[in-house]
Formats: sequence, C1' cells, structure tokens
RNA sequence: UCCUGGAUGGCGCAAUCGGUAGCGCGCCCGGCUGUUAACCGGUAGGUUGUGAGUUCGAGUCUCACUUCGGGAG
Repeated sequence: UCCUGGAUGGCGCAAUCGGUAGCGCGCCCGGCUGUUAACCGGUAGGUUGUGAGUUCGAGUCUCACUUCGGGAG
C1' cells in the first nucleotide's frame, strides 16, 4: 500500500427484504428465606465508532475517516 471482517446499554451478543433497537449477564428495587446464596418478578440504562450522502423512513444501502482483528505484497 491492497484485500477482508468487526465497532450496537457497564459486559457478552441479536436485529429477517430498509419500517417501534431487543436478549442474556450485571447494577438498582421488590418477593421468597431465620440470614446469605440460589430462585422468581420489575425498573432504569442506547443519539447503533465519527462525518456526509441516498430515501417518506437507515443499526441495515453508498462514500470518506478513526480504531481493532485476519490475510497478501
């Protein structure tokens, strides 16, 4: 330098053909228990890496950039 894959809540990951961003764990509150743990129920927490573009509408498509992994020279 070129090719390729990833970036989504505190952490690990989903999201079908472009149409309300979810799940598990964790935090917090509550239930159960003599108490803790386990188990059960619930709440909060996201400008989807950054900036543009296309579109009525973008996590998803296009371009550039940042960053991480893999490959080629």